[in-house]
RNAcentral holds the sequence, with entries from Ribocentre. c-di-GMP-I riboswitch aptamer from Candidatus Rokuibacteriota, 81 nucleotides, folded computationally. Its Rfam family is "c-di-GMP-I riboswitch aptamer". Rfam describes the family as follows. GEMM was predicted in a large-scale screen for bacterial structured RNA regulatory elements. Its family is annotated with cyclic-di-GMP binding in the Gene Ontology.
């Protein structure tokens, strides 16, 4: 100097809920708030859940949403042994 799990550290993010705006809706954005998170950073590729529509001789199809549901991909901070 490089790699580096865990610990440690600087800090970071912000569940629920409330207000406002957008949306048919799930939900998103902004402000407040702070349950938690060692990537609770980005991504809808796979699964799953939710919403809207269609169908129902059916138990499926289409569109959308959720990354804080799981997997995966990429990427980030500190760094003892």
């Nucleotide at each position: 100097c490089c790699c580096g799990a865990u610990a440690c550290g600087u800090g970071g993010c912000a569940c629920a809920c409330c207000c406002g705006u957008c949306g048919u809706g799930a939900g998103a954005c902004g402000g407040g708030g702070c349950c938690g998170c060692a990537u609770c950073g980005u991504c809808a590729c796979g699964g799953g859940u939710c919403a809207g529509g269609c169908a129902c001789g059916g138990c499926g199809c289409c569109u959308g949403a959720c990354g804080g549901c799981c997997g995966g991909a990429c990427u980030g901070c500190c760094g003892a042994a």